[in-house]
Molecule: transfer RNA
Organism: Chloroflexota bacterium
Formats: sequence, C1' cells, structure tokens
RNA sequence: GCUCCCGUAGCUCAAAGGAUAGAGCAGCGGCCUUCUAAGCCGAAGGUUACAGGUUCGACCCCUGUCGGGAGCG
Repeated sequence: GCUCCCGUAGCUCAAAGGAUAGAGCAGCGGCCUUCUAAGCCGAAGGUUACAGGUUCGACCCCUGUCGGGAGCG
C1' cells in the first nucleotide's frame, strides 16, 4: 500500500428496512436471612464510533473518515 471482518448499555452479545433499540452478567434499590452468599422482585443505564447520502421510514443499504483485528505484498 491492497483486500476482508468488526465497532450497539460498564462487560459479553441480540435486533428479515417498520411499533418505545432488547437480553445476560456487573452495579443500584427492595424482599428473604441473625449477617453474608444464593434466590426472588424492581428501577436505572444508549449521540447504535463520527459525518454525509438513499428511503415515507436506517443499528440495518451506499460513500467518506476514525479505531480494532486478520490476510496479502
């Protein structure tokens, strides 16, 4: 330098172009317990890396940039 893959909650990951972007774990509050752990319940937590474009509508499709990984030279 070229090609490919990935970027969504603190972490690991979902989400045929269509309703308010969800789950597990972690953290927080409560129940239970003498206390803790385990278990149960609840709430919170998101500029979907960034900027444009297509579309009635974009996490999803297209372009560019940034970051990470792999391969080739």